Small-subunit ribosomal RNA, 3' minor domain from an uncultured Eubacteriales bacterium, 147 nucleotides, folded computationally. The coordinates come from a structure-prediction model, not an experiment, and the mean pLDDT is 80.
[in-house]
Context: one part of a larger RNA
RNA sequence: CACCGCCUGUCACGCCAUGGGAGUUGGGGGGACCCAAAGUCGGUGAGCUAACCUGCAAAGGGGGCAGCCGCCUAAGGUAAAACCAGCGACUGGGGUGAAGUCAUAACAAGGUAGCGGUAUCGGAAGGUGCCGCUGGAUCACCUCCUU
Numbered sequence: 001c002a003c004c005g006c007c008u009g010u011c012a013c014g015c016c017a018u019g020g021g022a023g024u025u026g027g028g029g030g031g032a033c034c035c036a037a038a039g040u041c042g043g044u045g046a047g048c049u050a051a052c053c054u055g056c057a058a059a060g061g062g063g064g065c066a067g068c069c070g071c072c073u074a075a076g077g078u079a080a081a082a083c084c085a086g087c088g089a090c091u092g093g094g095g096u097g098a099a100g101u102c103a104u105a106a107c108a109a110g111g112u113a114g115c116g117g118u119a120u121c122g123g124a125a126g127g128u129g130c131c132g133c134u135g136g137a138u139c140a141c142c143u144c145c146u147u
Stems, first nucleotide, its partner, number of pairs: 003110001005107001008103002011100001013097004018092003023087005032078003039072001041070004047065003052061003113134009
């Protein structure tokens, strides 16, 4: 390797990650509720009781113990659910891949100047309407600035 150029989008195919998704599987801090061992503490204590007190004694008092009740509470159980991860029919776009399909929107006035916003329409790039911009070519005129 320079218009036999460049280049845009749909569609088809391969690969990659990803959003949505009825649900499904596993994990799961903390909280709620149920149940509650041992133990401390509190209450009770008609049963038991060598030390202390009273008493000649019997016995009584005081203290203590068992038992019973309560608070707290490990473990265990129940249901819901936050959260995390995997899977998930189907679905959305994205990225990527020398030589696929359809078109040709943009780049020259790109053959309807282009672009931005918006509405609407269309296989697709996109078309059309309205408003705006010049980062529009060409020709002419006007105004201003600089020299």